[in-house]
Molecule: c-di-GMP-I riboswitch aptamer
Organism: Alicyclobacillus hesperidum
RNA sequence: AUAUGAACUCGGCAAACUCUGCGAAAGCAGGGGACGCAAAGCUAAAGGGACUACGGGCCGGGAACGGUCUACUGUCAGCCAGUUGCCACG
Numbered sequence: 001a002u003a004u005g006a007a008c009u010c011g012g013c014a015a016a017c018u019c020u021g022c023g024a025a026a027g028c029a030g031g032g033g034a035c036g037c038a039a040a041g042c043u044a045a046a047g048g049g050a051c052u053a054c055g056g057g058c059c060g061g062g063a064a065c066g067g068u069c070u071a072c073u074g075u076c077a078g079c080c081a082g083u084u085g086c087c088a089c090g
Stems, first nucleotide, its partner, number of pairs: 002090001004088002012037002017032006035078001041083003047080002049076003055070006
């Protein structure tokens, strides 16, 4: 420098669910909890993809409201990706 991963870990992270708070929502933060993870570290301002739709557009309606579209600005890194790195081993 590069490939590989359970043969090594005093250990690390923490899905669903749940409690509290925030948010229109997706979702986020903290506590509990472990499905899993060898990058489940970081990046959403490189890019693809997914989710949401307060607001806005259009349609219906007398209205209340309903349907639908919309992220240049919301969310997801535990979808792909980018990037840095630990241990073991070749």